[in-house]
Context: one part of a larger RNA
Molecule: large-subunit ribosomal RNA, domain II
Organism: Candidatus Electronema halotolerans
RNA sequence: GUCAACGAGUUGUCCUGUGCAGCGAGGUUAAGCCGCGAGGUGGAGCCGCAGCGAAAGCGAGUCUUAAACGGGCGUCAAGUUGCACGGGGCAGACCCGAAGCCGGGUGAUCUAUCCAUGUCCAGGGUGAAGUUUCGGUAACACGAAAUGGAGGCCCGAACCAAUAUCGGUUGAAAACGGUUUGGAUGAGGUGUGGAUAGGAGUGAAAGGCUAAUCAAACCCGGUGAUAGCUGGUUUUCUCCGAAAUAUAUUUAGGUAUAGCCUCGCGAGAUGACUGCCGGAGGUAGAGCGCUGAUUGGGCUAGGGGUCCCACCGGAUUACCAAACCCUGUCAAACUUCAAAUGCCGGCAAGUUCCAUCGCGGGAGUCAGACUGCGGGAGAUAAGUUCCGUAGUCGAGAGGGAAACAGCCCAGACCGCCAGCUAAGGCCCCCAAGUCCGCACUAAGUGGGAAAGGAUGUGGAAUUGCGCAGACAGCCAGGAGGUUGGCUUAGAAGCAGCAACCCUUCAAAGAAAGCGUAACAGCUCACUGGUCCAGUGAAUCCGCGCCUAAAAUGUAACGGGGCUCAAGUGCGGCGCCGAAGCUGCGGACAGGAUUAUUCCUGUGGUAGGAGAACAUUGCGUAGGCCUGAGAAGGUGUUCCGCGAGGAAUGCUGGAGGUAUCGCAAGAGCUUAUGUUGAC
Numbered sequence: 001g002u003c004a005a006c007g008a009g010u011u012g013u014c015c016u017g018u019g020c021a022g023c024g025a026g027g028u029u030a031a032g033c034c035g036c037g038a039g040g041u042g043g044a045g046c047c048g049c050a051g052c053g054a055a056a057g058c059g060a061g062u063c064u065u066a067a068a069c070g071g072g073c074g075u076c077a078a079g080u081u082g083c084a085c086g087g088g089g090c091a092g093a094c095c096c097g098a099a100g101c102c103g104g105g106u107g108a109u110c111u112a113u114c115c116a117u118g119u120c121c122a123g124g125g126u127g128a129a130g131u132u133u134c135g136g137u138a139a140c141a142c143g144a145a146a147u148g149g150a151g152g153c154c155c156g157a158a159c160c161a162a163u164a165u166c167g168g169u170u171g172a173a174a175a176c177g178g179u180u181u182g183g184a185u186g187a188g189g190u191g192u193g194g195a196u197a198g199g200a201g202u203g204a205a206a207g208g209c210u211a212a213u214c215a216a217a218c219c220c221g222g223u224g225a226u227a228g229c230u231g232g233u234u235u236u237c238u239c240c241g242a243a244a245u246a247u248a249u250u251u252a253g254g255u256a257u258a259g260c261c262u263c264g265c266g267a268g269a270u271g272a273c274u275g276c277c278g279g280a281g282g283u284a285g286a287g288c289g290c291u292g293a294u295u296g297g298g299c300u301a302g303g304g305g306u307c308c309c310a311c312c313g314g315a316u317u318a319c320c321a322a323a324c325c326c327u328g329u330c331a332a333a334c335u336u337c338a339a340a341u342g343c344c345g346g347c348a349a350g351u352u353c354c355a356u357c358g359c360g361g362g363a364g365u366c367a368g369a370c371u372g373c374g375g376g377a378g379a380u381a382a383g384u385u386c387c388g389u390a391g392u393c394g395a396g397a398g399g400g401a402a403a404c405a406g407c408c409c410a411g412a413c414c415g416c417c418a419g420c421u422a423a424g425g426c427c428c429c430c431a432a433g434u435c436c437g438c439a440c441u442a443a444g445u446g447g448g449a450a451a452g453g454a455u456g457u458g459g460a461a462u463u464g465c466g467c468a469g470a471c472a473g474c475c476a477g478g479a480g481g482u483u484g485g486c487u488u489a490g491a492a493g494c495a496g497c498a499a500c501c502c503u504u505c506a507a508a509g510a511a512a513g514c515g516u517a518a519c520a521g522c523u524c525a526c527u528g529g530u531c532c533a534g535u536g537a538a539u540c541c542g543c544g545c546c547u548a549a550a551a552u553g554u555a556a557c558g559g560g561g562c563u564c565a566a567g568u569g570c571g572g573c574g575c576c577g578a579a580g581c582u583g584c585g586g587a588c589a590g591g592a593u594u595a596u597u598c599c600u601g602u603g604g605u606a607g608g609a610g611a612a613c614a615u616u617g618c619g620u621a622g623g624c625c626u627g628a629g630a631a632g633g634u635g636u637u638c639c640g641c642g643a644g645g646a647a648u649g650c651u652g653g654a655g656g657u658a659u660c661g662c663a664a665g666a667g668c669u670u671a672u673g674u675u676g677a678c
Base pairs, nucleotide, nucleotide: 001678002677003676004675005674006673011091012090013089014088015087016086017085018084019083020082021081022080023079026047027046028045032041033040034039051058052057061073062072063071064070094232095231097229101222102221103220104219105218106217112196113195114194115193116192117191118190119189120188121186123155124154125153126151130147131146132145133144134143135142159183160182161181164179165178166177167176198214200210201209202208235612236611237610238609239608240607245258246257247256248255249254259365260364261362262361263360264359265358266357267356271354272351273350274349275347276346277345278344279343285337286335287334291331292330293329294328296326297325298324300321302320303319304317305316306315307314308313368393369392370391371390372389373388374387375386376385377384398409399408400407413586414585415584416583418582419581420580424576425575426574427560428559429558433573435572436571437570438569439568440567446562452546453545456543457542458541459540460539462537463536464535465534473530474529475528476527477526479503480502481501485497486496509524512523513522514521587602588601589600590599591598592597613667615664616663617662618661619660623657624656625655632651633650634649635648636647637646638645639644
């Protein structure tokens, strides 16, 4: 892992509600006693028939009060007992699951420390004190040699330990093996016997060790500890169908009450939508009269600068600037204004087998998600977070968006090799147009992106110049006063400063650029000729271009592929396309009418309600089936929406049980479920 068997809302009691039954202003017994039992007896007690008050107490009333015009609670009447079921309280209370707490015991054959008594430590090295002799001293001291054999001394086996690394890691081993390493006469190792224990021991101290167990051992018991937590909770069909909010909470993943769901009873036409009418209100927008902010100008207090000035004071100012005037703006905490919606109320009709209100039984939900719109927070970030509002998902299948809970279309009772459509599509993959008309795009734009940039290209409207010849090209001119003045070494159109005139002319700047040390030189503006028909400027709109770099592989249309399109815009006709709608057949539910037809409905998690199937035992049953073959096993056919049922073949070889009822150890893919088999 698979298969089989087992495996989870039970039982007692009290309360409460519903159904059914008995009796009914009453209902009912409990213990006990009698009896084989069934049952009988037992009226103590309980509930109800009267309440009010703290109570005395009074009583259809009573309390409050001095007293009630009053006010509160009552009166105007149905209960009670049993059985079944729903729910609750108390009990283990649907089942399994802790880590733990407490009690009584068992352990020091492992290990920690201690006590008693034994035992063990190859070999080698070093050479303390002391002693002796010699030297030495006044005598000591002191020195040398020999002797001697000390030491938590040195090297190193046994023995004890465990430093590093490799292997091992379902091991040879629940701590080992190889190599290496530390101690090895000591605080040494070890045998035997003994002592100390569970909040206790022992500990050269690591919370170590106390029998492979230790921040409190193990065994049994209290014990089914508790678990606002996780997991699991077993047959079928039918009807309805949520919530992820508010308030409170040592509360935030729990719970209570309300909200939303369901079932029953009652009310009554009350609800919703549409229309009209009447209201409350300061949002969007707008505005600047208020509160503030703010542009430019004017005017003018005050301040600053400059000037005159001994002081007083005065003048001036392209400085700052209150108030005021004109002008242009801004505001969630501004408003002289001011919607649309929404909200509240009234009226009448219509639509609606959709809804509303009250009481009572049962819940679940109180982690929500995204999308559009209105906002707060954030960075006008987030698949962010917090509100409001609508939708979808949640609990919703089907079609579209390549794939894709929350987007678009659309709400799946069942069947059909029938039809029509929605979104979206119609060249091929792939069902349906290589459909029609007019345009645009050349970028594979389409099929990812900004500021910004550009004689891309189409359209619109405006304006300048132009057959008296424009624009572009080519030919020619582009002069004189003058090298203008100042400055400067120089300054001659062209370093810089100020000025920018006059003349000749078809035209020509006191010069737009290059150039020179300064001149010179080359262009330009401007003019003539040649040529010949358009040419220049700014604006708006459509589509395109650049900007544009990423990691396995084209890879930013789903793919192929597409260019008078299979791209884009506008218009048109047709077709395809879903579990939508229709047709035909069938099932179920509710309602109406009832000769049975019609109308409506039938997605669904948590959850509420209803109706059934199967299993075991009991009554029915001293019946019925059964060796002419029971149960069980294994095939086939048929019936039922389904759980399931019936018939029959083979097997099996002795029991089974209709119907209607009753009672439950009553249904298993899942609990890392339990046991067994493989």